[in-house]
About this RNA:
Predicted 3D model of a 106-nucleotide RNA (Glycine riboswitch aptamer) from an Anaerolineae bacterium. Lineage of the source: Bacteria > Bacillati > Chloroflexota > Anaerolineae. The sequence was found by an Rfam model in a public genome assembly. Of the family's consensus pairs, 90% are formed in the model. It matches the Rfam family "Glycine riboswitch aptamer". From the family's description: This family represents the bacterial glycine riboswitch. Glycine riboswitches usually consist of two metabolite-binding aptamers domains with similar structures in tandem. The aptamers cooperatively bind glycine to regulate the expression of downstream genes.
RNA sequence: AUGAUCCGCGCAGAGAGCGCCCGGUGUUACCGGGACGCCGAAGGGGCAAGCCAACGGGGGCGCAACCGUCUGGUGAAACUCUCAGGUACAAGGAUGCGGGGGUCAG
Numbered sequence: 001a002u003g004a005u006c007c008g009c010g011c012a013g014a015g016a017g018c019g020c021c022c023g024g025u026g027u028u029a030c031c032g033g034g035a036c037g038c039c040g041a042a043g044g045g046g047c048a049a050g051c052c053a054a055c056g057g058g059g060g061c062g063c064a065a066c067c068g069u070c071u072g073g074u075g076a077a078a079c080u081c082u083c084a085g086g087u088a089c090a091a092g093g094a095u096g097c098g099g100g101g102g103u104c105a106g
C1' cells in the first nucleotide's frame, strides 16, 4: 500500500392513529398520563445449515474413516418477537457513500 475495527464530521436515509380519553400550562397550541390499534431500521431477545461435544452404531482391536440421535453447546440477517423504542413535521434512525483520526493485522 491494503484489510479489519472503533470514534467524530458531511450527505442520503423507511415504516406505522397530526386519531380517542384525562390532566397541566403560556388554551386554534404545546407538554404529561391512560386505554385501544399499528410500525420495525436505536438498543435487546429468538433460530437454520454448519461446527463442537456426548451417546449409539461401525470397524482384527481402538478415542480412525463413516452413519445415526424428539441429547447438550455454539450459531448470521434487513428473518422473527415487539421487552424497549416509535406512530404529522421536527427529532431520532439500522444502513450506505465521502473525507479525517485512533487501534490491530500486514
Base pairs, nucleotide, nucleotide: 002105003104004103005102006101007100009098010097011096012095017036020034021033022032023031024030025029037087038086039085043083044081045080046079050074051073052072053071054069055068056067057066